[in-house]
RNA sequence: GCUAGCGCCGGUGAUGGAGUCCACCCCAACUGCCCAUUAGGGCCGAUGACUCCUGCUGCGGG
Numbered sequence: 001g002c003u004a005g006c007g008c009c010g011g012u013g014a015u016g017g018a019g020u021c022c023a024c025c026c027c028a029a030c031u032g033c034c035c036a037u038u039a040g041g042g043c044c045g046a047u048g049a050c051u052c053c054u055g056c057u058g059c060g061g062g
Base pairs, nucleotide, nucleotide: 010025011024012023013022016053017052018051019050020049021048032043033042034041035040
C1' cells in the first nucleotide's frame, strides 16, 4: 500500500413525524404489484412490524 474478516459509528427497509422491536448494508442496503413490452393502462398502502400523530380516502352522525 492492497485485499478480506470482525467490531464501533452511521445508513437503509415503495410518499411525512415520533417511540419500541426486528432485519439488512458498509457505496451497499433501498428504489411496490399486475397487464403489456413501443408506448400506455390498472391496483394497494403514509408501518419492515406494533402503537401514536399529521396528511389523504370512504361511510355514518351532529
Predicted 3D model of a 62-nucleotide RNA (Fluoride riboswitch aptamer (crcB RNA motif)) from a Candidatus Binataceae bacterium. Of the family's consensus pairs, 100% are formed in the model.